[in-house]
Context: one part of a larger RNA
RNA sequence: GGCGCAGGGCGAAUGCCUUGGCACUGGGAGCCGAUGAAAGACGUGAUAAGCUGCGAUAAGCUUCGGGGAGCUGCAAAUAAGCAUUGAUCCGGAGAUUUCUGAAUGAGGAAACUCACCUGGGUUCAUACUCAGGUACGUUGUACUGAAAUUCAAAAUAGGUACAUCGGGGGAACCGCCUGAACUGAAACAUCUAAGUAGGGCGAGGAAGAGACAUCAAACGAGAUUCCGUAAGUAGUGGCGAGCGAACGCGGAAGAGGGCAAACCGAAGGUAGAAAUACCUUCGGGGUACGGAGCGCAUUUAAGACUCAAGUUGUUAACCGAACGGCAUGGGAAGGCCGGUCAGAGAGUGUGAGAACCACGUAGGUGAAAGCGACGAGAGCUGAGCGAUUUCCAGAGUACGGCCAGACACGUGAAACCUGGUCGGAAGAUGGGGGGACCACCCUCCAACCCUAAAUACUACCCAGUGACCGAUAGCGUAUAGUACUGUGAAGGAAAGGUGAAAAGCACCCCGGGAGGGGAGUGAAAAAGAACCUGAAACCCUGUGCCU
Numbered sequence: 001g002g003c004g005c006a007g008g009g010c011g012a013a014u015g016c017c018u019u020g021g022c023a024c025u026g027g028g029a030g031c032c033g034a035u036g037a038a039a040g041a042c043g044u045g046a047u048a049a050g051c052u053g054c055g056a057u058a059a060g061c062u063u064c065g066g067g068g069a070g071c072u073g074c075a076a077a078u079a080a081g082c083a084u085u086g087a088u089c090c091g092g093a094g095a096u097u098u099c100u101g102a103a104u105g106a107g108g109a110a111a112c113u114c115a116c117c118u119g120g121g122u123u124c125a126u127a128c129u130c131a132g133g134u135a136c137g138u139u140g141u142a143c144u145g146a147a148a149u150u151c152a153a154a155a156u157a158g159g160u161a162c163a164u165c166g167g168g169g170g171a172a173c174c175g176c177c178u179g180a181a182c183u184g185a186a187a188c189a190u191c192u193a194a195g196u197a198g199g200g201c202g203a204g205g206a207a208g209a210g211a212c213a214u215c216a217a218a219c220g221a222g223a224u225u226c227c228g229u230a231a232g233u234a235g236u237g238g239c240g241a242g243c244g245a246a247c248g249c250g251g252a253a254g255a256g257g258g259c260a261a262a263c264c265g266a267a268g269g270u271a272g273a274a275a276u277a278c279c280u281u282c283g284g285g286g287u288a289c290g291g292a293g294c295g296c297a298u299u300u301a302a303g304a305c306u307c308a309a310g311u312u313g314u315u316a317a318c319c320g321a322a323c324g325g326c327a328u329g330g331g332a333a334g335g336c337c338g339g340u341c342a343g344a345g346a347g348u349g350u351g352a353g354a355a356c357c358a359c360g361u362a363g364g365u366g367a368a369a370g371c372g373a374c375g376a377g378a379g380c381u382g383a384g385c386g387a388u389u390u391c392c393a394g395a396g397u398a399c400g401g402c403c404a405g406a407c408a409c410g411u412g413a414a415a416c417c418u419g420g421u422c423g424g425a426a427g428a429u430g431g432g433g434g435g436a437c438c439a440c441c442c443u444c445c446a447a448c449c450c451u452a453a454a455u456a457c458u459a460c461c462c463a464g465u466g467a468c469c470g471a472u473a474g475c476g477u478a479u480a481g482u483a484c485u486g487u488g489a490a491g492g493a494a495a496g497g498u499g500a501a502a503a504g505c506a507c508c509c510c511g512g513g514a515g516g517g518g519a520g521u522g523a524a525a526a527a528g529a530a531c532c533u534g535a536a537a538c539c540c541u542g543u544g545c546c547u
Base pairs, nucleotide, nucleotide: 001546002545003544004543005542006541007540008539009538015532016497017496020469021468022466023465024464025463026462027461028460029458030457031169032168039100040099041098042055043054044053046078047077050074051073061094062093063092064091065090066089070082071081072080105114106113107112115134116133117132118131119130120129121128136166137165139163140162141161142160143159144158173204174202175201176200177199178198184191188238214221215220225252226251227250228249229248235243236242256450257449258448259394263284264283265282266281267280268279269278270277271276290392291391292390294386295385296384302381303380305379306378307377310374311373312372313371314370315369317365318364319363323338324337325336326335339356340355341345347359348358349357399423400422401421402420403419404418405417409435430445431444432443433442434441484491485490504531507518508517509516510515
């Protein structure tokens, strides 16, 4: 030195475990904000660095309920206290809520600095201090009020006061505006990817759409949305790659309304000597089974609005059956023996496998206060028939040319829809559509507005589930957006396990200590905190054999 054997060290795999994740299901809830949000800074405890809570009333204050013996958070210890005159704790309502932050008195390098006005405290008076107010924009009202113009005046812009609303944040979902490229076409330019990603604005618990100028086809249907089908069909397409409907049918849900105008009336204004005419505003009327006007009749169908007895849910809780013995063991819930309950044998914990020990479970019960839903009833709104003479029925609109976009549809025979630009109607005997266009026919009534449900999503709350993970896995985090890196935007870890219980080794010995040896605790210390199990690599000691 090698090969064995034995014993150690180091090391952390493996096994077992789970405080944490992941995915989903069923409910709920779905916005917060100038009454100052979200997010923070700084404080706040007897001792207090961090987290949590809270805000100078600062791990808290008041009150109303629940609850019933201990309590002063995580989190030990001591001190000092509180509590059956009901504490701690749980729930409802309220009070307080520094400074920053839309941040809004001004400024500012966020959590700071410096003001003014009104009132109060204090002072002889200042100083100091407390409360309230002072941003900008929108709209409205009131009071003021120019230059210019004009004969003059009124007016307008502007200003001031008061009121109103806005501003910022939010995981996804939603609407609108804007809008790529990689890629595919086996290259690439039309095309595709894709109206996707990205950017901007805006809203809500949903949003958007929505009550036929719609479809259909000679029969008819009857708002919108969503699902299935029709159908990878008809089409479209360098007819390449690809893109890709509709009618109809079956379901979910189901709801329809209001204006403008005609007509009637009032007020004000303009013109005029006046009658009157016109304009503006307001009230009635009225809305596609059209209405006004004319004639005739009369009372309530319905409602998404307001109030509301009550019912119900929710935000604390409460009741809740049934077991003992023996042996083993550190320990019984396992074994043996004998019982019990079950509307409860889901689950978790308890010194090892517990229906009957604890928490629970099945099943029942419960709210002073707040909130949600439904809601008898009340208020409010609100209706019919006939005839068809006259009047009304959304204009720079419909539509056309040119150019685009969007429609499954790439300019095509290209309708329909939307926009830019230039033109520009009709008036119900009218107008739009039925995929160029024309005729006939059918069908509907644009150029105003609102509208629940069925649908999408899940930051958040509750309950539950898993041929999901089990610490190199599962979220990046068993907690951390921490430590750390970067000027910054941003990037971003590692790290779990003593034991049933700290019973965490009193005391003695060696040592400066670290550490160790006794003793003791414990079932175990080869569980001693560098702590369950403790593989391999690697290192060491002893020994057998070989060299």
The part of an RNA shown here (large-subunit ribosomal RNA, domain I) has 547 nucleotides and comes from a metagenome. The coordinates come from a structure-prediction model, not an experiment, and the mean pLDDT is 83. Rfam family: Bacterial large subunit ribosomal RNA. The family is grouped with related families in Rfam's "LSU clan".